[in-house]
Parts: sequence; structure tokens; C1' cells
RNA sequence: GGGCCCGUAGCUCAGCCUGGAUAGAGCGUCCCCCCCCUAAGGGGAAGGCCCCGCGUUCGAAUCGCGGCGGGCCCG
Repeated sequence: GGGCCCGUAGCUCAGCCUGGAUAGAGCGUCCCCCCCCUAAGGGGAAGGCCCCGCGUUCGAAUCGCGGCGGGCCCG
């Protein structure tokens, strides 16, 4: 220098291909129930301007372009 993949909640990841209108799960955190206590179990809550910018569109996490960061491969 070139190619491919990835970036979404504190952590691990779906959703992206096929745009639809308020973005989800598990673990963790907090509260409540149960219990002599703890664990387990049950119920609930908080938590994300979806890496950044521009564009396309009535509408973008999702499509296009340009960046930034990480990983792998080629030279």
C1' cells in the first nucleotide's frame, strides 16, 4: 500500500442481507416476594442520541460515500 471482517446497554451478543415507524436477549446492578439466614427460585426497574460525519429516502442501527478504532490475510 491492497483485500476481508467487526464496532449496538457495564460485559457477551442478536437484529443489518429483505429500511417501517416507541431497539432486544442473556449475564451483571438495584428493589420487592419467598426464606431463620444465605444460595436457588419468582416478580419488577434502571441502563444504549446503535463509533463519527455527510448523503439517499416520507422514513436509516439497517442502503451509499468518507473518516476513526480493532482483528485477520496478501505484498

Transfer RNA from a Microcaldota archaeon, 75 nucleotides, folded computationally.
The source organism's lineage runs through Archaea, Nanobdellati and Microcaldota.
The coordinates come from a structure-prediction model, not an experiment, and the mean pLDDT is 82.
Rfam family: tRNA.